[in-house]
Molecule: transfer RNA
Organism: Planctomycetota bacterium
RNA sequence: AGGCCAGUGGCGCAAUUGGUAGCGCAACUGAUUCCAAAUCAGUAGGUUCGAGGUUCGAGUCCUCGCUGGCCUGCCA
Numbered sequence: 001a002g003g004c005c006a007g008u009g010g011c012g013c014a015a016u017u018g019g020u021a022g023c024g025c026a027a028c029u030g031a032u033u034c035c036a037a038a039u040c041a042g043u044a045g046g047u048u049c050g051a052g053g054u055u056c057g058a059g060u061c062c063u064c065g066c067u068g069g070c071c072u073g074c075c076a
Base pairs, nucleotide, nucleotide: 001072002071003070004069005068006067007066010025011024012023013022019056027043028042029041030040031039049065050064051063052062053061
C1' cells in the first nucleotide's frame, strides 16, 4: 500500500425479506435466610462507531471516514 471481516446497554452476543432494538451474564429492588450465598420475582440501563445518501420507513442497503482483527505485498 491492497484485500477481507467486525463495531449494537457495563460484558458476551442476537435481530428472518428493510417494518415495535432483544437474550444471557452483571447491576439494582423485593421475596426467601439468623446473616450471606444460591434460588425465585421484578426494575433500570441503547447517539446500533461517526458523517452523509436512498426509502413512507435503515442496526440492516449505498458512499466516505474512524477503530480493531486477519491475509497479501513493499522497504529495512